[in-house]
Context: one part of a larger RNA
């Protein structure tokens, strides 16, 4: 390579859209490239395989047979896959009718807290720790009260609640915008799965340029501890955090479980429709948790939100270590990302 695998052992690509290509419902005619079956030709001898025969046997040599495959040409079959034409509604879409959401983008608004600044009352101490001090205060602090600033984040509601592909998403109001779900029946008719290359979107950190800067705070400075303390803990504190536009493109980006499809006991909360009644009970669709049958699994746990059981189509993985390192190419302003070895060691 075959094979066997990917929740925790290696190993599902962050996370979508989608182009190639794989793969594709019912049903009816055609038509033969796949498919299946005969002919015929070749695919040299020797070798090899089977049965004879010859050296006393065998090795060995001689002679007979023979099929599988493989191409090529040519007759036949039509069930299966293709193609071509028709039909269909069960997958999949539409638009109408209703509902639920912290789904995104824009604005405008608010009220608690913290710091800051102005005046009042007030007097010796705040402050911070295990304990200290560094710190801060008689030039009036801390507490208190009034009024003003100013930037962030929104207590409770709040829920194994609820929305998004994922990352994520929480004060109120307004405008604009994507999704989705439920009920019947109407309409299109397979239009559909899944996806390499691509394109897009991606937490925090970090970059650029401009603003903004209260709180918190890498780095620093300083006090302490301690044998040392480049740290834990204190007192300050810059960058950053916050806004807009660009980059970066990586996380334990995790359910450590790729997407869609079917099919396999139950039983119990919750969320958001529809039926139904007595507004009780039960049916039921689509999410989200728990516990359990069968099956699975090395086990632990998985179990109608599978890790069962089967089907399509992607990625991915093949001993540790060297290494996510060199190279080389390739993206980025840079920090670095993306592909990604070997020697040589166990």
């Nucleotide at each position: 390579u075959u094979g066997g695998g990917c929740g925790u052992a290696a190993a599902g690509g962050g996370c979508g859209u989608g182009u190639a290509g794989g793969c594709g419902g019912u049903u009816u005619a055609a038509c033969a490239a796949g498919c299946c079956u005969g002919g015929u030709g070749u695919g040299a001898a020797a070798u090899a395989c089977u049965c004879c025969a010859g050296c006393u046997c065998a090795a060995c040599u001689g002679g007979a047979g023979g099929a599988a495959c493989g191409c090529g040409c040519u007759g036949g079959g039509a069930a299966c896959u293709g193609u071509u034409a028709g039909a269909c509604u069960a997958g999949a879409g539409u638009a109408a009718u209703g509902g639920a959401g912290g789904g995104g983008g824009a604005g405008u608004u608010g009220g608690a807290a913290u710091u800051c600044c102005a005046g009042g009352u007030g007097u010796a101490g705040g402050g911070g720790u295990g304990a200290a001090a560094u710190c801060u205060g008689u030039a009036g602090a801390u507490a208190u009260c009034u009024g003003g600033a100013a930037g962030a984040a929104c207590a409770c509601c709040g829920g194994u609640g609820g929305c998004g592909a994922a990352g994520g998403c929480g004060a109120a109001c307004u405008c604009c915008u994507g999704g989705c779900c439920a009920a019947a029946a109407a309409c299109u008719g397979a239009c559909g799965c899944u996806a390499a290359u691509g394109c897009g979107c991606g937490a925090a950190a970090g970059u650029g340029u401009g603003g903004g800067g209260a709180g918190c705070g890498a780095a620093c400075a300083g006090g302490a501890u301690u044998a040392g303390a480049u740290a834990c803990c204190c007192u300050g504190g810059u960058a950053g955090u916050c806004c807009a536009c660009a980059c970066u493109g990586u996380a334990a980006a995790c359910g450590a479980u790729g997407u869609g499809c079917a099919c396999u006991a139950g039983g119990u909360g919750u969320u958001g429709g529809g039926g139904g009644u007595g507004u009780a009970a039960c049916c039921u669709c689509a999410g989200u948790g728990c516990c359990g049958a069968a099956g699975c699994u090395a086990a632990c746990g998985c179990a109608u939100u599978a890790a069962g059981u089967g089907c399509a189509c992607c990625g991915c993985c093949u001993g540790g270590g060297g290494a996510g390192u060199a190279u080389g190419c390739u993206c980025g302003c840079a920090a670095g990302g993306g592909u990604g070895a070997a020697a040589c060691u166990c």
This is a predicted structure of a 346-nucleotide part of an RNA (small-subunit ribosomal RNA, central domain) from a metagenome. Model confidence (mean pLDDT): 87 of 100. The full RNA is in RNAcentral, with records from SILVA. Rfam family: Bacterial small subunit ribosomal RNA.